[in-house]
RNA sequence: AGAGUUUGAUCCUGGCUCAGAAUGAACGCUGGCGGCGUGGAUUAGGCAUGCAAGUCGAGCGCGAAAGCUUGGGAAACUGAGCGAGUAGAGCGGCGACCUGGUGAGUACAAGGUGGGUAACCUACCCCGAAGUGGGGGAUAACUGAUGGAAACAUCAGCUAAUACCGCAUGUGGACCCUGAGGAUUCGUUCUCGGUGUCCAAAGUAGCAAUACGCUUCGGGAUGGGCCCGCCCCCCAUUAGCUAGUUGGUGAGGUAAAAGCUCACCAAGGCUACGAUGGGUAGCUGGUUUGAGAGAAUGGUCAGCCACACUGGGACUGAUAAACGGCCCAGACUCCUACGGGGGGCAGCAGUCUAGAGGCUUCGGCAAUGGGGGAAACCCUGACCGAGCGACGCCGCGUGGAGGAUGACGCCCUUCGGGGUGCAAACUCCUUUCGACCGGAAAGAAAGCCCGGAUGGUGAAUCCGGGACUGACGGUACCGGUGGAAGAAGCCACGGCUAACUCUGUGCCAGCAGCCGCGGUAAGACAGAGGUGGCAAGCGUUAUUCGGAUUUAUUGGGCGUAAAGGGCGCGUAGGCGGCCAAGUGCGUCCGGUGUGAAAACGCUACCGCUCAACGGAGCGAAUGCGCUGGAUACGACUUGGCUUGAGUUCGAGAGAGGUAAGCGGAAUUCCUGGUGUAGCGGUGGAAUGCGUAGAUAUCAGGAAGAACACCUGUGGCGAAGGCGGCUUACUGGCUCGACACUGACGCUGAGGCGCGAAAGCGUGGGGAGCAAACGGGAUUAGAUACCCCGGUAGUCCACGCUGUAAACGGUGAAUACUAGGUGUGGGAGGUAUCGACCCCUUCCGUGCCGCAGUUAACACAAUAAGUAUUCCGCCUGGGGAUUACGGCCGCAAGGUUGAAACUCAAAGGAAUUGACGGAGGCCCGCACAAGCGGUCGAGUAUGUGGUUUAAUUCGACACAACGCGAAGAACCUUACCAGGGCUGGAACACGAGGAAAACCCUGCGAAAGCAGGGCUGGUCGCAAGACCGCCGAAGUGAGGUGCUGCAUGGCUGUCGUCAGCUCGUGUCGUGAGAUGUUGGGUUAAGUCCCGCAACGAGCGCAACCCUUGUCACUAGUUACCAGCGCGUCAUGGCGGGGACUCUAGUGAGACUGCCGGCGUAAGCCGGAGGAAGGUGGGGAUGACGUCAAGUCAUCAUGGCCCUUACGUCCUGGGCUACACACGUACUACAAUGGCUUGGACAACGCGCACCUACAUCGCGAGAUGAAGGAAAUCGCUUAAACCAGGCCUCAGUUCAGAUCGGAGUCUGCAACCCGACUCCGUGAAGUUGGAAUCGCUAGUAAUCGCGGGUCAGCCAUACCGCGGUGAAUACGUUCCCGGGCCUUGUACACACCG
Repeated sequence: AGAGUUUGAUCCUGGCUCAGAAUGAACGCUGGCGGCGUGGAUUAGGCAUGCAAGUCGAGCGCGAAAGCUUGGGAAACUGAGCGAGUAGAGCGGCGACCUGGUGAGUACAAGGUGGGUAACCUACCCCGAAGUGGGGGAUAACUGAUGGAAACAUCAGCUAAUACCGCAUGUGGACCCUGAGGAUUCGUUCUCGGUGUCCAAAGUAGCAAUACGCUUCGGGAUGGGCCCGCCCCCCAUUAGCUAGUUGGUGAGGUAAAAGCUCACCAAGGCUACGAUGGGUAGCUGGUUUGAGAGAAUGGUCAGCCACACUGGGACUGAUAAACGGCCCAGACUCCUACGGGGGGCAGCAGUCUAGAGGCUUCGGCAAUGGGGGAAACCCUGACCGAGCGACGCCGCGUGGAGGAUGACGCCCUUCGGGGUGCAAACUCCUUUCGACCGGAAAGAAAGCCCGGAUGGUGAAUCCGGGACUGACGGUACCGGUGGAAGAAGCCACGGCUAACUCUGUGCCAGCAGCCGCGGUAAGACAGAGGUGGCAAGCGUUAUUCGGAUUUAUUGGGCGUAAAGGGCGCGUAGGCGGCCAAGUGCGUCCGGUGUGAAAACGCUACCGCUCAACGGAGCGAAUGCGCUGGAUACGACUUGGCUUGAGUUCGAGAGAGGUAAGCGGAAUUCCUGGUGUAGCGGUGGAAUGCGUAGAUAUCAGGAAGAACACCUGUGGCGAAGGCGGCUUACUGGCUCGACACUGACGCUGAGGCGCGAAAGCGUGGGGAGCAAACGGGAUUAGAUACCCCGGUAGUCCACGCUGUAAACGGUGAAUACUAGGUGUGGGAGGUAUCGACCCCUUCCGUGCCGCAGUUAACACAAUAAGUAUUCCGCCUGGGGAUUACGGCCGCAAGGUUGAAACUCAAAGGAAUUGACGGAGGCCCGCACAAGCGGUCGAGUAUGUGGUUUAAUUCGACACAACGCGAAGAACCUUACCAGGGCUGGAACACGAGGAAAACCCUGCGAAAGCAGGGCUGGUCGCAAGACCGCCGAAGUGAGGUGCUGCAUGGCUGUCGUCAGCUCGUGUCGUGAGAUGUUGGGUUAAGUCCCGCAACGAGCGCAACCCUUGUCACUAGUUACCAGCGCGUCAUGGCGGGGACUCUAGUGAGACUGCCGGCGUAAGCCGGAGGAAGGUGGGGAUGACGUCAAGUCAUCAUGGCCCUUACGUCCUGGGCUACACACGUACUACAAUGGCUUGGACAACGCGCACCUACAUCGCGAGAUGAAGGAAAUCGCUUAAACCAGGCCUCAGUUCAGAUCGGAGUCUGCAACCCGACUCCGUGAAGUUGGAAUCGCUAGUAAUCGCGGGUCAGCCAUACCGCGGUGAAUACGUUCCCGGGCCUUGUACACACCG
C1' cells in the first nucleotide's frame, strides 16, 4: 500500500467481495509444561443447603447445664465446692448506610467537565476554649399466669445502667431588637459590641497517677446535599406541548435555595438551534480500530448513578426512603392442627430452566483492608490463595552433531529416472520440561514484653533487644538419579493468495468469501503422495473498526453515469462594498488552576532467569476555568464615502398581459339556379354519399373556430407561454444623461403566487377536428397502423386540478479569463446631398474556436473554465412514479415516502466487429435476356425409413445423398449364424533342419487333424559360400473397439473473393486509430494523385504447364511434294527432309505504335498481326471462419477387450422393400425410327495382355493362329453426318421395362447375387403442379470414342478425348452471395442475436 468482479476489449461511474487487527466468545479436529490474566453476555427467570455483620462484661441487671469433688441419707434423693459470674438471652453503646452483587429502570432528578453554595449538613478523627454539680421516675431480661399447632402475643409483679426525665451552672451557642466597621450579585452577609429569652453533661477501669469516655462551642479534615454553563443516540411517516403549568405575594416545609407544598393574583413558559411524543440505552476514565479526523464499544479494573421478588410508604439514625431492617398491597413459593404464619442468592459456592455458551457447595484470616473492643481478641465468601476451562497473552519443550550418488516402503515417471531425503537406520553427545529422590526460601513486621531516646519526664512517635505468628506449601528455587527417553497437530495448495501431481468420480457426488469449479484426460469435488502456512494450537462461525475518499470537516458529487426544485415573490437564516475611530466578543500569544488513579507513549531505569506481568520517573491527556497581553481579520458601536443597489430626466424596440370592438380567406350547413351519374376513398379496395338528383358549378344566407403570405437558430416574457387589425388599461426591459439616496445588497428552509395539455364542477357554445364507440379493409389474429362515420372534448365565463422529455435534461447572483463571424435593439464617430458602407461601445440572441475543464462525448465570456456566497438534490440495481400514515383534492389523483425479499450487477461514454425490412459506390450466370434440363414415367444408383440373425461403418443445408467405394457372387468384409484356436492368424529376429511346401489316403462343410510318399537353385572337384525354403522355444502380440469435442496429417467451404497484417512514427488516459480513409482507375489494396505518415510482409499479377502462329534443330515406327520401282489396289519398296506430324530450342503481345479524352494512372477508337489489352484453359487457395469432415487410409494421447471386442473357417448378409428423397440413364418420337450404301477424329490402352486373319455359330462367342512390351502390331467399322428407300402421327415400324424360353463367357463356384446373346413378351410414358438447376463461345446443346478399378461385372457412374455446334445479355430496380465507405444498435455463442 491494495486486489477480484459489469465488457469481445477500453476508460469512467458504482455496488458487492477479499487480504489486516480485535473479542468475556462459541463450534470442529488436535493437545506436553509453566507464569500472568480471565470466565452466566441469554432468564433483573426460579432457588435446596451452608456461609457472607457483628462486637463490647473496662456501660447494666440477670445467670445456667453436663461433668468432677465432697457432705447428708439405706435408697430414691438432697446440699456444698469447682465448672463460672463461664455459656446464654436481655437492657445499653458503636457498627450494620461501608464492603460485595447486578444493569432492570433511566435520553435526565443520571453521567462527564468546569464553576457556585453569602442557600447547606457532616457520626467516628484532629486542633482549640469551657465544663462534667445535684436529684427523680420507669422498663426489658427475670418470676408467675393466660392464649396459640406454630410464629408469637397479652396480663400481673421485681430490677439496673454510659437507657430516660426535671433542676442548677452558661465558657459558649440559638432566636428577637439594636450600634459601628468591612464585603456585596444591593437580595444580603461577615467581624466586634449591647438588652432580652432559651439550651448542657455519664460514667467505667485502676491503689493511685492517669486513661478511655460524656457535655457546649469555634476551627480543620473527610464525606455528602443542592444550584448553574457546556457536552451527551435514532425517528418530523412525532409539530405543536404545558394548568402547579410560568411568574408574583403570603404561609408551610427542609440541613439547605426553590411550586418543593398550599392559598390568592397575573397569563404566562417551552418549541424548527427540534419542544412534545415514540424507540433504544446505565454514564464516564477507558477499550478496539484507524495515518489521522473519526467510527464502534463501555466485559475485567477504577469513578459516579440506579436497583435489591414487583409496586408504594415511612421509622430509626450524623447519614437510608435501607440487598442479608420494618409496614401495606400484589405475584410466586414453603409450613399449617385451616384459625394463621414464614421467605426473597442482581453476596460466595452450588442447583434447575432456557441456551452455541462461562468454574469449586475448596483453604485461610498468614498478608492488605474493614467493624467492635482499653486490650487480648472476635467477626470479615471484602480479600489472600488454591481448584477447574488452551478462553486470552507470554515463555519453554517435543532433542543436537555427524551420517549414502541416497536403504525399505509409498508417490510420480518420457521407464532412463525423479521425489519423500541427511529424512530414517547407524555413530557420538546433551538432559531443559516432565518423572522420582533429597535440600529449601522470601512474603513477617508490627502489634506484645524489656530497655533507651524524645516528650509536658504524659500520650503519640522513634531506636535497640526478646518471644510468638504462613492459608498458599514442603510451594518457588537448588541439587541428585536415569534415559532420546514421556511430548505435533491443524489448515491450505484455480485467481485474489504462499503452495502440484496421480487416481477415483462424470452437471452425479460434492465445493464455494467473490469470480466461479464438476457434463470421461478436474492443479477448484473425494482420496493419496508432495508442497506452503501457522504451531500447542489450527481452522470455522459470529461481531466491530479498517480497507470504504462507499456520507467526503480533513476528503465526493449533480449536461449524458444516482442527483438542479416547473417558475417567480419573499420570511427566518446564511453571506456581504470603500475609509476612519472605539470596544476586545470571536481569533491569536504567554502564565496559572484543573483535567483522580489505573490505562496509553517514552526510558542503556528497577523486580520476577527472559517475556507476559509488576514498580519508578517523565510525557501525554488535543478540554474547561482564571489571568496578563495583541488588534490584522470577522463581530459590535459611532462617524463618513460612492463604485453595488435604487430614484429622476430624455429617448427606444417588442406575438409581454387584460378587456372591448372590427376584418377577410377557408370549411361545413341551409335556400335557390345550372347540370347528370356517378362521387368519395386507397398500396389496392370496401364501408359511406348519390336518380328522393349527389360530386361539380353559380348566387344568396347562417354559424363557429383559427388567423395564410409577412415569418427570420427574429422579438417579448420569470417559467408555462405569446402571432389578423384597432382602441383602452397595464407589467417589465434597453440606451443616453447627469442630479439625488447612501450598502438600502445576494441567496432564500418554511410560506404565498403563477403554472402546457388532459381531466373535473356550473352555465353557455359547437363550424372543423376528434379519445370512446360503430362500420369497411389489412392480417394467422389486428381490441392497431389505412378508410367511412362519430360522442365527450377542443371554444367562452367562473371555479377546481398542480402535473409533463415543465429540457439547455445545465439553480440563482457577482467578478475574472485569446479571438473570429452572423443577427435583433440603442448610442457615438467617420463618411455622404442623403440612405447605405466602415469603426467604437452597451444590452440581447446564434455559430466556430484558443487556453482551461471533462471518463469520454463535448463545454468553451450565454462555461460544463477560474473563484466566492446561498438554496435544492444524490449515495448499487430491482421491489418502488409502490405500501402504510399525514397533508391537499368534488373526483381522477397529487405530494411526502419506507421495509421485507432478491440480484453481482444495473449504468455512462467511447472502440473493434457483426447485423439492419439503413444510405452511397461496385462486383458475380446473382437477377434479367436466352438455350437446355430436373420435379411427372420406367429403369439404374445413393440415402432416409422400415425389416432382419445381420441388412457392417462413416458422410447430413449450401459444403451428406452415382459421396469414402478407380468394381460387395467367395475373397474384399469391418456385420450375422455356426464350427475351431488361445503367447495367438500375419510380420521381424531366430537355435536348427533337409525337411516342409507338394502329392496320396482317412475323417470333416471347411478350417484342421492323423498316416504315407517326394525333394532345392547358382558357383565349385570337394569342403563350403551365396540365394531360396521350412521353422521349435522365446521376444515384440492383436483390436475397422470408444473419443475427429484430446490430436498430427490431409481435405471441404466462404473464395481465386481482394483482402489480411507488421515495423517505426504520429494521435488517443485507453480499447484503438492512422497507414488500408479520400479523388480517380482496375479483374485486382491494380496503378496514379492527394494525405502524419513512411516503409515492409502474406495475398493479386508475373514466373510454371497446356493450347493458338512462326522459325530453327532432329527425321523413325510418323510423313510422301518431286524422282524411280512395284501392285487390281495401299508410302508397299528405293529414296527424300519439302509438307503434315512428332518433340526439343527459340521468336512473338509490351497499351509498344497512331488518334481522341485525362494532371497522371488509365479509358475509347484505329493500324499492323496467327493472337490485343489477363489471347483461351490449367496448376497455384492470404490472415482466418465453420469444436466443418476423417481415430474405418495412415499416425497418435487417453480409455476399454485379452480362451475375446483378438484370430481361422463354412454359409449368410452388405443386393431385404409398404414407402419417401437426391443424382443419373432411356424415352415419350417425324429436326424422328428402321434399313441399304458412303465420309471424317482425338485422347488413350495392351504379355496371366491387345489380338489381325481364317473357319464354325443368326448371335454372344468358340477353335486355330500371324503380329505386337508397340508413332511399327492390335483394340479401331467412330457416331452424329451425307445419299437412297420404308414408316405417316398411332401408345405406333415410338418407347423399351417386365416376364417366359434357349444360350455364351468369366470364375473353385453365377441359387440368394454377374454381364452378354438369340427367340418370344411389349409395362408406364403423348413433354411433366408448386418449385428448382446448369450455361456467356468452340461455351450450352448434341454425337460417339478411350481409360482407370477389374477374373467377370450390375459403369446409365467417374476421369478424359475429339465431332457437329447455337441463342442471348436492355440493364442493375428486385432475389442470392460478396467487397469498400458512412450510419444506428440495449447484438458480441454477434439477428438462427